Description: This is a predicted structure of a 71-nucleotide RNA (transfer RNA) from Candidatus Iainarchaeum sp. It matches the Rfam family "tRNA". The family's RNA type in Rfam is transfer RNA. The prediction has a mean pLDDT of 84. The RNAcentral record of the sequence draws on ENA. Lineage of the source: Archaea > Candidatus Iainarchaeia > Candidatus Iainarchaeales > Candidatus Iainarchaeaceae > Candidatus Iainarchaeum.
RNA sequence: GGGCCUGUAGUCUAACGGCAGGAUACGUCCUUCGCAAGGACGAAAUCCGGGUUCAAUUCCCGGCAGGUCCA
Repeated sequence: GGGCCUGUAGUCUAACGGCAGGAUACGUCCUUCGCAAGGACGAAAUCCGGGUUCAAUUCCCGGCAGGUCCA
């Protein structure tokens, strides 16, 4: 330098083009003499910029980052 793959809460991971979900972690409360475990509730995310579409996490283009192969 070229080909291919990936990019979603702090972390891990889902999501036919139609309300972004789960686990874990975190916070509040219940329970305990206290801690842990357990239960209830809560906050928290689509890498960036365009395009297509009534509607984009999803499809298309470009960029960025990571991985892999070739040179």